[in-house]
Molecule: transfer RNA
Organism: Lachnospiraceae bacterium
RNA sequence: GCACCUGUGGUGGAAUUGGCAGACACGCCGGAUUUAGGUUCCGGUCCGCAAGGGUGCAGGUUCAAGUCCUGUCAGGUGCA
Numbered sequence: 001g002c003a004c005c006u007g008u009g010g011u012g013g014a015a016u017u018g019g020c021a022g023a024c025a026c027g028c029c030g031g032a033u034u035u036a037g038g039u040u041c042c043g044g045u046c047c048g049c050a051a052g053g054g055u056g057c058a059g060g061u062u063c064a065a066g067u068c069c070u071g072u073c074a075g076g077u078g079c080a
Base pairs, nucleotide, nucleotide: 001079002078003077004076005075006074007073010026011025012024019063027045028044029043030042031041032040046053047052056072057071058070059069060068
C1' cells in the first nucleotide's frame, strides 16, 4: 500500500429481514431475609425535569437506519 473483519450503557453482549435501541447476563444502588456477612428473593440502573437526544466520527438514501451507501478514525487478520 491492497483486501477483509470489528467498533452499541460501567463490563460481556443481543437486535444481521431496514420497523419498540440497549434483550439476557455480570457489576452497581435500594429493600426483604440474617446477630452480621455471604447466599437467595424483589425493585431500580444510557443522558435529560420534560420535550427530546443517544449505536467510533462526519455526511447521504428512506416515512423510518445499529442495520443500506460514501468518506474518515481506531483495533485485528491476511497478502505484498